[in-house]
RNA sequence: AUCACGAUAAGGCAAACUUAUUGAAAGAUAAGGACGCAAAGUCAUGUGUCUAAGGAAUAAUUGUUCUAUGAUCGACAGACUGCCGAA
Numbered sequence: 001a002u003c004a005c006g007a008u009a010a011g012g013c014a015a016a017c018u019u020a021u022u023g024a025a026a027g028a029u030a031a032g033g034a035c036g037c038a039a040a041g042u043c044a045u046g047u048g049u050c051u052a053a054g055g056a057a058u059a060a061u062u063g064u065u066c067u068a069u070g071a072u073c074g075a076c077a078g079a080c081u082g083c084c085g086a087a
Stems, first nucleotide, its partner, number of pairs: 005085002012037002017032006035074001041080003045077003048072003054067005
């Protein structure tokens, strides 16, 4: 120094919920707030999941079904990067 690993130390992030904004929705952003997290840092590449504006089909009484170009990294995998350094 690197890989594995997770004691120590310094720290970091921030679930649910509330408020405001935004969005068709799922959700996202900001503030408060901490359930937890050794990558709960980044990337939508693959898979899964969520939503269905638009589109398609259908039925008639304003619905039903399908569909991501939308979203999710705190769903999994993959890629990239990072703090400390005991056993």
The prediction has a mean pLDDT of 89. The RNA shown here (c-di-GMP-I riboswitch aptamer) has 87 nucleotides and comes from Maledivibacter halophilus. It matches the Rfam family "c-di-GMP-I riboswitch aptamer". Rfam describes the family as follows. GEMM was predicted in a large-scale screen for bacterial structured RNA regulatory elements. RNAcentral holds the sequence, with entries from ENA, Rfam and Ribocentre. Of the family's consensus pairs, 95% are formed in the model.